[in-house]
Source information
The RNA shown here (transfer RNA) has 75 nucleotides and comes from Candidatus Nealsonbacteria bacterium CG23_combo_of_CG06-09_8_20_14_all_40_13. It matches the Rfam family "tRNA". Gene Ontology term of the family: triplet codon-amino acid adaptor activity. NCBI's taxonomy places the organism under Bacteria, Bacteria candidate phyla, Candidatus Nealsoniibacteriota.
């Protein structure tokens, strides 16, 4: 050097051109003598960045930046 393939909520991951979810986990309330369980509400994200197309971008196109594979040069 080249090619793939991810980067979405605190973790783990879904998602699709019409403004964003679930599971766990945070808080609080119910329930308990009291905690787990359960059960109800809730809070949390400018979807890696920065342009561009589009009426409209998380999503499609370009650069770039992390991470991880594979190729190939070096030694």
């Nucleotide at each position: 050097g080249g090619g793939c393939g991810g980067c979405u909520a605190g973790c783990u991951c879904a998602g699709u051109g019409g403004u964003a979810g679930a599971g766990c986990g945070c808080a609080u309330c119910u329930c308990u003598g009291a905690u787990a369980a359960a059960g109800a509400u809730g809070a949390g994200g400018u979807c890696g960045a920065u342009g561009g197309u589009c009426c409209g971008a998380u999503c499609c196109c370009a650069u770039c930046g992390c991470c991880g594979c594979c190729c190939a040069c070096c030694a």